[in-house]
RNA sequence: UUCGCCGGGCGGACAGCCGCUGCCGGUUCGCGGGCUACGCCUGGCGGGCCGGGGGAGGAAAGUCCGGUCUCCAUAGGGCAGCAUGCCGGCUAACGGCCGGGGGGAUGCGUUCAAGCGCAGCUCACGGAAAGUGCCACAGAAAAUAUACCGCCGGCCGCAAGGCUGGUAAGGGUGAAAUGGUGCGGUAAGAGCGCACCGCGGACGGAGCAAUCCGUGCGGCAGGGUAAACCCCAUGCGGAGCAAGACCAAAUAGGAGGGAAGGAGCGGCCCGCUCCGUUCGACCCUCGGGUAGGUCGCUCGAGCUUGCCAGCAAUGGCAGGCCAAGACGAAUGGCUGUCACCCCGCAAGGGGCACAGAAACCGGCUUAUAGUCCGGCGAAUCCG
RNA sequence: UCCUCAGUAGCUCAAUGGUAGAGCAUUCGGCUGUUAACCGAAGGGUUGUAGGUUCGAGUCCUACCUGAGGAG
Numbered sequence: 001u002u003c004g005c006c007g008g009g010c011g012g013a014c015a016g017c018c019g020c021u022g023c024c025g026g027u028u029c030g031c032g033g034g035c036u037a038c039g040c041c042u043g044g045c046g047g048g049c050c051g052g053g054g055g056a057g058g059a060a061a062g063u064c065c066g067g068u069c070u071c072c073a074u075a076g077g078g079c080a081g082c083a084u085g086c087c088g089g090c091u092a093a094c095g096g097c098c099g100g101g102g103g104g105a106u107g108c109g110u111u112c113a114a115g116c117g118c119a120g121c122u123c124a125c126g127g128a129a130a131g132u133g134c135c136a137c138a139g140a141a142a143a144u145a146u147a148c149c150g151c152c153g154g155c156c157g158c159a160a161g162g163c164u165g166g167u168a169a170g171g172g173u174g175a176a177a178u179g180g181u182g183c184g185g186u187a188a189g190a191g192c193g194c195a196c197c198g199c200g201g202a203c204g205g206a207g208c209a210a211u212c213c214g215u216g217c218g219g220c221a222g223g224g225u226a227a228a229c230c231c232c233a234u235g236c237g238g239a240g241c242a243a244g245a246c247c248a249a250a251u252a253g254g255a256g257g258g259a260a261g262g263a264g265c266g267g268c269c270c271g272c273u274c275c276g277u278u279c280g281a282c283c284c285u286c287g288g289g290u291a292g293g294u295c296g297c298u299c300g301a302g303c304u305u306g307c308c309a310g311c312a313a314u315g316g317c318a319g320g321c322c323a324a325g326a327c328g329a330a331u332g333g334c335u336g337u338c339a340c341c342c343c344g345c346a347a348g349g350g351g352c353a354c355a356g357a358a359a360c361c362g363g364c365u366u367a368u369a370g371u372c373c374g375g376c377g378a379a380u381c382c383g
Numbered sequence: 384u385c386c387u388c389a390g391u392a393g394c395u396c397a398a399u400g401g402u403a404g405a406g407c408a409u410u411c412g413g414c415u416g417u418u419a420a421c422c423g424a425a426g427g428g429u430u431g432u433a434g435g436u437u438c439g440a441g442u443c444c445u446a447c448c449u450g451a452g453g454a455g
Stems, first nucleotide, its partner, number of pairs: 001379010012338007020055002023052009032042004057354001061365002064363005069240004081236005086100005101125001102123003106119005126231002131229002133225003148171002150167007179197006198220001199218002202215005244295004254286005261275005302321008340351004384454007393407004401438001409425005431447005
C1' cells in the first nucleotide's frame, strides 16, 4: 500500500420557490348562546385569510422474544401444554447483554511424534450410569453378544489340507468396532503386568460457582443419537389500543307517569274517514345502546454533557433539554451550490442505498449505496 | 392489529431419518394405409432459499422468501 475478517459510528449539508398536515396567536364570515335587544358581547361549533414555530428511522420492516398499560378470569394446589437449559452478574423483564469456564475446527510457535502453549473465531453447552426406540448398505459382529481372512497349540495326513481348541495383535467392512502409544510377557496373544496419556470415583488445595491443579486408588465397566420419545430443573392465567373509558342524535323496541281523545281532508266551521279508550293512539320523563364525537395518545424503564463505581454489561449523582401524535392517515416536489461514488487525459457525463411512524418501551432477526474509527490476519514494496 | 396452513418433475399428488416415486403431459420406437387409442422405452428434480443437528435430511431445528385461508 492492497485485500479479507471482527467490533463500533454516520446514513448527505446549505439556499430559494411552490405545496401538505395538525398546533398556537391575530383577523373575518356563518351558526349557536347571553343581555340593559334595529344593537352589543362571546374561553362554544364550523369555514376563509395572515403570521409563528413543529413534522419518519437505524432499521419506522419481520412480528420472533420480554415488558408497561387496559379489560376479563382467579381460595389454594396439581395435571396437561409450551418455552428455556455450563457458571456468575446486569436488567422492570427476557430466549437479550456482559464477564468467566469448558468443547470445536483454523493459524502460529514448539516437539521425532502423541501432545503442549498462544491468538483470534465459533458452540441450542442439563441428563445416554432411570427407561423405551433407532443406527440403512457393507460387515463375523451395530451392543444380551460375537470371529470372515489371519496368528498359534493339539490330533489326523507322505503332502495339499482337514478336525478341534485358544486369540483379537494384524488385515478387511463401515459414519461409528468394546480405551490409545511403548516396553515386557506369551505357543500365539490379550490391562495379562508395567510406564505415560485418557476414563471413573476418593482425598487435599484454589475459586461465590461452572471448573481447574495436585496426590494416591481402580485395570477399565458404560459406541452414537435427547434439533427421537423421555427424565430433571426453572418459568408461563387469557386477550390485546378495533385493549378499554366517557359524552351521546334519528328510528325501533323497553320502563314509569299524564290523559280521553288524537290525526287527516291546503285557513275556519259543519261533516266524513282513520286510530285509540281491557291490546293505551297522543304527550312528558327515564335507562340501555347504534351512528357520531372526546379521551386513552405520547414526559418516558426519555435524550444529552460531565464526574464517580465497575474488567464489562450496567448503575449512581449533578447540570441542561422537550424532539411527530395523525386516524379515508401529513411529513412532499422542483432548481442551484457543495460533499461522496463511478466513467473520462480533460472539458464533462452519470449516480447517490435499504426503506415510511400508527399505544409505548427493551432486545433479537432481516434489508442497506457509500464512508469514518479501532483491532487482527494475509500478500507485496521500502528501510 | 393479529392467527393458522402450505411450498416435491410442465400439472395433480405420494414417500418410518436410509438410493425421491406414481398418474397425466413431453420425446423416441412399435402397431396402422394415416391419426387416435394401445404396447415398449427414454428424458425431465440442486424437494422455495440459507444455515444447523445427524454417519446420513424431502422429513428434525432456526432464520428468511412466496402463496392461500381466517379473526375483529
Two RNAs folded together computationally: RNase P RNA and transfer RNA, 455 nucleotides in total. Its mean pLDDT, the model's own confidence on a scale to 100, is 78. It holds a member of the Rfam family "Bacterial RNase P class A". Rfam classes the family as a ribozyme.